[in-house]
RNA sequence: GGCCGAAUCUCUCGAAAGAGAGAACGGGGAACCCAAAACUUGGGGUGAAUAGGGCAAGUGCCGUCAGGCAGGCGCCCUUAGGCAAACUCCUUCGUGCCGAACCCGACAGCUAACCCCGUAGGCGACUGAGGGAG
Numbered sequence: 001g002g003c004c005g006a007a008u009c010u011c012u013c014g015a016a017a018g019a020g021a022g023a024a025c026g027g028g029g030a031a032c033c034c035a036a037a038a039c040u041u042g043g044g045g046u047g048a049a050u051a052g053g054g055c056a057a058g059u060g061c062c063g064u065c066a067g068g069c070a071g072g073c074g075c076c077c078u079u080a081g082g083c084a085a086a087c088u089c090c091u092u093c094g095u096g097c098c099g100a101a102c103c104c105g106a107c108a109g110c111u112a113a114c115c116c117c118g119u120a121g122g123c124g125a126c127u128g129a130g131g132g133a134g
Stems, first nucleotide, its partner, number of pairs: 002123003008023006024119006034109001040106001042107001043104004051078005059070004081098004087134007
């Protein structure tokens, strides 16, 4: 001086560690109206992270012992969708990357008032080009 992400800023008390409050940003619950038909094939939430296909170990079963069936540790390809490039925003092309993980606990459509919750974590080293607006 930058990136993903809501995850930043200010104030109070305190010697400090830390404990609080506010703003801002983000998320959930929750009426009328509207919508909706399924609820063990459970259902739902945060998130871009969905949906397919292929190979396939250990193991189990069958067997005329050649093999076959089940199965899916693990691996690969594609994909809905998402991110990046140095003043900011929008957009086009190209390139590269991601396409996870976790939570609620029988329960939630939308939803004004109202209620509740979060403000983490992880990266990166000289950078592709064009158009428009500021």
Annotation: This is a predicted structure of a 134-nucleotide RNA (c-di-AMP riboswitch aptamer (ydaO/yuaA leader)) from a marine sediment metagenome. The coordinates come from a structure-prediction model, not an experiment, and the mean pLDDT is 82. Its Rfam family is "c-di-AMP riboswitch aptamer (ydaO/yuaA leader)". Its family is annotated with regulation of gene expression and cyclic-di-AMP binding in the Gene Ontology.